[in-house]
Small-subunit ribosomal RNA from an uncultured bacterium, 1449 nucleotides, folded computationally.
It matches the Rfam family "Bacterial small subunit ribosomal RNA".
Model confidence (mean pLDDT): 83 of 100.
RNAcentral holds the sequence, with entries from ENA.
RNA sequence: AGAGUUUGAUCCUGGCUCAGGAUGAACGCUGGCGGCGUGCCUAACACAUGCAAGUCGAGCGAUCUUCUUCGGAAGAGAGCGGCGGACGGGUGAGUAACGCGUGGGUAACCUGCCCUGUACACACGGAUAACAUACCGAAAGGUAUGCUAAUACGAGAUAAUAUGCUUUUAUCGCAUGGUAGAAGUAUCAAAGCUUUUGCGGUACAGGAUGGACCCGCGUCUGAUUAGCUAGUUGGUAAGGUAACGGCUUACCAAGGCGACGAUCAGUAGCCGACCUGAGAGGGUGAUCGGCCACAUUGGAACUGAGACACGGUCCAAACUCCUACGGGAGGCAGCAGUGGGGAAUAUUGCACAAUGGGCGAAAGCCUGAUGCAGCAACGCCGCGUGAGCGAUGAAGGCCUUCGGGUCGUAAAGCUCUGUCCUCAAGGAAGAUAAUGACGGUACUUGAGGAGGAAGCCCCGGCUAACUACGUGCCAGCAGCCGCGGUAAUACGUAGGGGGCUAGCGUUAUCCGGAAUUACUGGGCGUAAAGGGUGCGUAGGUGGUUUCUUAAGUCAGAGGUGAAAGGCUACGGCUCAACCGUAGUAAGCCUUUGAAACUGGGAAACUUGAGUGCAGGAGAGGAGAGUGGAAUUCCUAGUGUAGCGGUGAAAUGCGUAGAUAUUCGGAGGAACACCAGUGGCGAAGGCGGCUCACUGGCUCGAUACUGACGCUGAGGUGCGAAAGCGUGGGGAGCAAACAGGAUUAGAUACCCUGGUAGUCCACGCCGUAAACGAUGAAUGCCAGACGUCGGGCAGCAUGCUGUUCGGUGUCACACCUAACGGAUUAAGCAUUCCGCCUGGGGAGUACGGCCGCAAGGUUAAAACUCAAAGGAAUUGACGGGGGCCCGCACAAGCGGUGGAGCAUGUGGUUUAAUUCGAAGCAACGCGCAGAACCUUACCAACCCUUGACAUGGGUAUCGCGGCCUCAGAGAUGAGGCUUUCAGUUCGGCUGGAUACCACACAGGUGCUGCAUGGCUGUCGUCAGCUCGUGUCGUGAGAUGUUCGGUUAAGUCCGGCAACGAGCGCAACCCACACUUUCAGUUGCCAUCAUUCAGUUGGGCACUCUGGAAGAACUGCCGGUGAUAAGCCGGAGGAAGGUGUGGAUGACGUCAAGUCCUCAUGGCCCUUACGGGUUGGGCUACACACGUGCUACAAUGGUGGUGACAAUGGGUUAAUCCCCAAAAGCCAUCUCAGUUCGGAUUGGGGUCUGCAACUCGACCCCAUGAAGUCGGAAUCGCUAGUAAUCGCGUAACAGCAUGACGCGGUGAAUACGUUCCCGGGCCUUGUACACACCGCCCGUCACACCAUGGGAAUUGGGUCUACCCGACGACGGUGCGCCAACCUCGCAAGAGGAAGCAGCCGGCCACGGUAGGCUCAGUGACUGGGGUGAAGUCGUAACAAGGUAACCGUA
Repeated sequence: AGAGUUUGAUCCUGGCUCAGGAUGAACGCUGGCGGCGUGCCUAACACAUGCAAGUCGAGCGAUCUUCUUCGGAAGAGAGCGGCGGACGGGUGAGUAACGCGUGGGUAACCUGCCCUGUACACACGGAUAACAUACCGAAAGGUAUGCUAAUACGAGAUAAUAUGCUUUUAUCGCAUGGUAGAAGUAUCAAAGCUUUUGCGGUACAGGAUGGACCCGCGUCUGAUUAGCUAGUUGGUAAGGUAACGGCUUACCAAGGCGACGAUCAGUAGCCGACCUGAGAGGGUGAUCGGCCACAUUGGAACUGAGACACGGUCCAAACUCCUACGGGAGGCAGCAGUGGGGAAUAUUGCACAAUGGGCGAAAGCCUGAUGCAGCAACGCCGCGUGAGCGAUGAAGGCCUUCGGGUCGUAAAGCUCUGUCCUCAAGGAAGAUAAUGACGGUACUUGAGGAGGAAGCCCCGGCUAACUACGUGCCAGCAGCCGCGGUAAUACGUAGGGGGCUAGCGUUAUCCGGAAUUACUGGGCGUAAAGGGUGCGUAGGUGGUUUCUUAAGUCAGAGGUGAAAGGCUACGGCUCAACCGUAGUAAGCCUUUGAAACUGGGAAACUUGAGUGCAGGAGAGGAGAGUGGAAUUCCUAGUGUAGCGGUGAAAUGCGUAGAUAUUCGGAGGAACACCAGUGGCGAAGGCGGCUCACUGGCUCGAUACUGACGCUGAGGUGCGAAAGCGUGGGGAGCAAACAGGAUUAGAUACCCUGGUAGUCCACGCCGUAAACGAUGAAUGCCAGACGUCGGGCAGCAUGCUGUUCGGUGUCACACCUAACGGAUUAAGCAUUCCGCCUGGGGAGUACGGCCGCAAGGUUAAAACUCAAAGGAAUUGACGGGGGCCCGCACAAGCGGUGGAGCAUGUGGUUUAAUUCGAAGCAACGCGCAGAACCUUACCAACCCUUGACAUGGGUAUCGCGGCCUCAGAGAUGAGGCUUUCAGUUCGGCUGGAUACCACACAGGUGCUGCAUGGCUGUCGUCAGCUCGUGUCGUGAGAUGUUCGGUUAAGUCCGGCAACGAGCGCAACCCACACUUUCAGUUGCCAUCAUUCAGUUGGGCACUCUGGAAGAACUGCCGGUGAUAAGCCGGAGGAAGGUGUGGAUGACGUCAAGUCCUCAUGGCCCUUACGGGUUGGGCUACACACGUGCUACAAUGGUGGUGACAAUGGGUUAAUCCCCAAAAGCCAUCUCAGUUCGGAUUGGGGUCUGCAACUCGACCCCAUGAAGUCGGAAUCGCUAGUAAUCGCGUAACAGCAUGACGCGGUGAAUACGUUCCCGGGCCUUGUACACACCGCCCGUCACACCAUGGGAAUUGGGUCUACCCGACGACGGUGCGCCAACCUCGCAAGAGGAAGCAGCCGGCCACGGUAGGCUCAGUGACUGGGGUGAAGUCGUAACAAGGUAACCGUA
């Protein structure tokens, strides 16, 4: 630091996913040791049991126990009293708050114990628990009477630097006011214990510590929460508090908060810090530390220095427990532990030895704080599971091309070591004198023996690491892309490999990558995204100069920034984790300065903006009037049979007189030409002419104001069409509707009609692809050419130059993913506003607002997908365009399709009718030939190392030939005959046969979608590519396009291309001409000869076999560009590729063939192999293809009758196969015939082991359909079509087929509009499996989430009212009452103070009624999404077959 994934490929946009780090984790597999940490994230659920807060006898009295030298001493603990139970420990429910953080304030406060200082402690009193007795109660507990003490309680004295009040002085402060005094007056203290270095008590002042309150700033989400508030906001007075304060009350005023987000709703303890990140940020708030809140739920106060109190009290509620049913008890969110919940979180341990806390004078006691141990790989860190040597590269596993490779020096083996481990011995520090839970621990020493100690995940790409087998879209995998349908590196297993390692993977969550919310650091023409457009409020922002200020800003100093953590350095545990020491900072506050910039204040300026003045252009707006053309209608005339409409028609109109035509009239709407990327307007939009009214713009010169500017959330105005309301109007057009067509259908396109509407007035609606898909404003940055409006200058008076303002085209820099933009920016900058953040769901639901309605606006989620998209590229395609070619059409000739037959196919049948081929490019194809064989199929009968190959062993020496019997035969049984070769003489070698056992043979079984090879096809079409260069970010382009030309990417010219390759052409073969060589088996002109080129002779000719020449647009003319070429001509056997072959580019069709052959894999192995007999491939209601023969007179029949070529026959130009149609003669005379020959009967011939299923041919007889063939369709451009016969292969035999051969021998081509196929260029595309493409919607089915929904359940909250516990407060207090006071000798009485009780308002729980809100359920219902092969159509993408799209009805 990036990577994968949209495409055929590319660039971009954009989402999804991955690699990293982390965790209080959990789960799966596995697990040796130690150190340091950590451990209920869920039910603030309920809790059994034990412990967690006591202590003091030096405060007090009584009691008890022990000892006693009887003097006393020691100890225990209930009670009174003091201090402490407000700390420590737990939890995070509540809380969005001065709760927390940070920094300040208190002149508005308190503070036990502690420290310092000053002063003091005099003198009295009455009670009460304990205890005793009695009583009540189940218990908890309580009542009465009596007795007693205090550092308990009360009264008095004394006292001020205390407090209150009055008067007053000085000084200080931002204010209330503070500080320091003076005078007067009033009020309030105390406690003792001990005999020791004492501990306490009271008042005041100060300190320290701890707390309380107030303030600035910061602190989550939602506006589909916009208004909230009645003690509410303020004042006065009083009360209350430690203290300020509506904190509370009375009265008065009507305020206070809020778009800088009040209120409401949801969520949440906050922070130091922790995780991540380069940082900025984002996420978290376990452990440790600070603060807060809470203690079953709710409320309340008491005590106290401190609480509204976790292990205190009271009340209410729920729950649990006890009960004698009357009544009581309880609160683990302390430590352990239990149940429950949950994926999940430990011991009912030891000790107060250390650190700390409470009490105590102290000893000491208490302390689940704490220190330790236990459990858990939960995390981090460290160590180990051995080390060295060791190649027959062992055995074994796996793979294999069978050679080998690999696990692998790995093992074994040999030599060592002892970290951990086991045993034994010693044995700490932690402890300043004593005291050690940990702990006989850490550590040290000795002995022992490699002994006890390795797993997990992964191996298609991302991403390091590959093979075999199994499976066969199954089972399964998967983070994304995606694997699996018989050769899976992706599933499962194994071998091997990679990674990490006492762990490894998975899941969950957070950050990162993600610049994918963009402050750092993004965008908005077409990818998501500019508001339809103005005006304008708040806000934001703002020209030049001077002075000033100091809020922002910058600099210095100070305070704070707790500790821990982080970072740096050093140090301590053997190292590390861990721990220690030192250093280190943003922020906030205070203070001192600076004054450039921003802000504030003051003054000025003119260039921004505006006003006045003189002109100008304009479909700018609104009102009134007016004009002509045209359509329609009406009246009248002329006139007659049609008109109209269409692709073609019909509906319609017309003999009741239309259409056409003429005159006249009515009425409504719209304004031809001018007219122009011309004008105006903010946009929507605006078009005949005239008038008056009115907005804006622009130019010119000049005066004035003096920043008045820009933008603009909310707000408000305008806003096409359609639509709505009311009233008019209505010619044309025209949703709906009707009819006619079209069509498979046609609720459409086309036609004939036609109503709303379109028009006007007034009022709504508020949306459009409201588009330049481009917000507004300002400045700056090359040009050129048009055009509109105004001004200036010059003269040639219609031009040139120049300057403002508008509107266009091209183009540089620059920008952009590209397309493109380019002074009218999408360039470079600034300011402000709006908007975007993957596709779908959805601009939808719900809620709010607006609307008469239609609907608009604001605007989600669940769920689902891995894409959706932009631009450009190459193809392919188009019922797009252009150019060109082809027996493609046309022009012709002959066929097929109808008949009969042959042959192939489908189908059907069958035991089997073997298999393959399937549009062209399967179908007289594989098959150049199925009676048996072939033969692969079927039935039956047989064989099992096999019909065939190789290897081992044994036997034999042959193999073979002949015969008999059984059998359908294979085969079986039996008999006869024959007895190999070499030799080193060894059963030694070779060969053959038979048998045995095993390896194996064998398979026309499967897969042509695993393959090779071969072939078809586009297509003998002219194309297909490469190197270098150039252009482009790139895919790619260029070249190969263009202008000509050609059969041709053939050639020429031009050109950022220049060259080259495979194709084309040529080279090859044959035919046609000539020459030459050679003449046998060929030929015979000349000479002889013969029945015969038979023979002699000859090689001239024919011919054969070689070799060579000849044709190249070479020559001439025209044309073309002076080119390539084309046209015509000459010569020539042949003329423009002479004709015909062979030759088939890159590739396409997963085209065909596993049944020619070869071959991977799979399958069968007494059978899917092998043999035999018989059958089948030859079936036959039918359908199709290819042919043959015909339908006749251009013919049939009979006769006659020449001339071929190829090829074959063993060699051979001998010979043979070997002749025909045509021609000539005769006959037939238009008929189902002397046409046609099918079919059938009979007789034969041939081949063959055998013609029944099932051959060919011959003869006699029979004599079917058929009289030229519907729609449709095929071949052919010259020696071609047509027609005629001949030959050959395979073959025993079998051709109408195939392949060849020659004979006779035509017609037509104007031309390229159309059909088909192809080539090139161009265009559109949502196609790329490429139009046999893609794709939309309803319906049907399944599943999923969601909206509505009568109603129903639960939570929250608000309002009103009722009830009103405890408690404090207020009142009362006739009942009760020790201390003090008064009276009284006393008894007692009275007073003061107080208590119970009662009353009042406040108030928790509870209740009633109503509202709001959230969530759950819900018959039924709405749309949505998803789902290999359902239905109906064909909407979109090409001109998508009616261009598409937007708004509306």